Background: The part of an RNA shown here (large-subunit ribosomal RNA, domain IV) has 347 nucleotides and comes from a bacterium.
Context: one part of a larger RNA
RNA sequence: CCUUUGUUAAGGAAUUCGGCAAAUUACUGCUGUAACUUUGGGAGAAAGCAGCUCUUGUAUGAAAGUAUAAGAGACAUAAAAUAGAUCAGAUCGACUGUUUAUCAAAAACACAUAUCCCUGCUAACUCGUAAGAGGAUGUAUAGGGGUUGACGCCUGCCCAAUGCUAGUAGAUUAAGGAAGUGGGUGAUGAUUUAUGAAGCAAUUCAUAAAUUUGAGCUUAUGACUGAAGUCCUAGUCAAUGGCGGCCGUAACUAUAACGGUCCUAAGGUAGCGAAAUUCCUAGCCACUUAAUUAGUGGCCCGCAUGAAAGGCGUAACGAAUCUGGUACUGUCUUGACAGAGGACUCG
Numbered sequence: 001c002c003u004u005u006g007u008u009a010a011g012g013a014a015u016u017c018g019g020c021a022a023a024u025u026a027c028u029g030c031u032g033u034a035a036c037u038u039u040g041g042g043a044g045a046a047a048g049c050a051g052c053u054c055u056u057g058u059a060u061g062a063a064a065g066u067a068u069a070a071g072a073g074a075c076a077u078a079a080a081a082u083a084g085a086u087c088a089g090a091u092c093g094a095c096u097g098u099u100u101a102u103c104a105a106a107a108a109c110a111c112a113u114a115u116c117c118c119u120g121c122u123a124a125c126u127c128g129u130a131a132g133a134g135g136a137u138g139u140a141u142a143g144g145g146g147u148u149g150a151c152g153c154c155u156g157c158c159c160a161a162u163g164c165u166a167g168u169a170g171a172u173u174a175a176g177g178a179a180g181u182g183g184g185u186g187a188u189g190a191u192u193u194a195u196g197a198a199g200c201a202a203u204u205c206a207u208a209a210a211u212u213u214g215a216g217c218u219u220a221u222g223a224c225u226g227a228a229g230u231c232c233u234a235g236u237c238a239a240u241g242g243c244g245g246c247c248g249u250a251a252c253u254a255u256a257a258c259g260g261u262c263c264u265a266a267g268g269u270a271g272c273g274a275a276a277u278u279c280c281u282a283g284c285c286a287c288u289u290a291a292u293u294a295g296u297g298g299c300c301c302g303c304a305u306g307a308a309a310g311g312c313g314u315a316a317c318g319a320a321u322c323u324g325g326u327a328c329u330g331u332c333u334u335g336a337c338a339g340a341g342g343a344c345u346c347g
Stems, first nucleotide, its partner, number of pairs: 001342008010333002014331001019328001027051005036041001038150001052073009085326007092318002097109002114147006125134003151313004156243003161240002163236005170231003176225002180221006189212010244262005271305001272302001283299005
């Protein structure tokens, strides 16, 4: 010097981002216990007192004992170990619970509750190519999915867009079907010519070539026919989402209950608000401090709050977050000492 443990005058958070760490508290009995509250809690609130042994009594009891009075003893008696610090204000989440095994335990997830959508049973939905299985040996007070997140008071306006549901007169629309039409190929038939054969001849037959006919096959096109969907008509926001400008006006000034105008599907209601949201910003006022960019209350030009991506409250709860007080302390003023193990020397 390092690690670890203990003690410490006076002060007592002056330390520090921050009381981080440490200290305080701690058991049992008795007394006593606030706001608030969902009347259960809060609460071990807080704040106090007592605790051992012996002697002599008293009360009670069958007794052990318990309670109590007076006195005596004792360094110390919840004698070691073990063993809540506490209060106040605010934020978030109701709560118990769950989570990033190995940097995050939370305000995240879950949750009971609420609400919407789907599903009539061979259910919807999920897995599987399928058979089949789960759902469920369940049956709408059931099952699946989405959102919200106890409880209390509430949950405003907009269906124009996107989505979904329902509708079906008309428009549009695929493959397929298809009257017909064009191209290619082309059996067959007909005619003409040439050669040969038969015949007295007319003519007939065979072969070849040319012209023509043209079934069939193939290919292209095709009026017309042709479903859902889309267009269309409605509904639906606890579906995805959205929820305005400009100008003027009151007998000081200021402001604007009021009026005008443009646009929109509708123009943000209640509530809350410099907020886990406020840039400007250390907003302004008040409280708290000697002094506060923090904190709390109020205000409201909300850059860019707002109602189940829920709004606002809320007792209880939280190893959650922010702020303040009491107690307490080596966190500090400011160091010091001691124990143990290392370091160091030798082996």
Notes
The coordinates come from a structure-prediction model, not an experiment, and the mean pLDDT is 86. Rfam family: Bacterial large subunit ribosomal RNA. Rfam links the family to the GO terms structural constituent of ribosome and ribosome.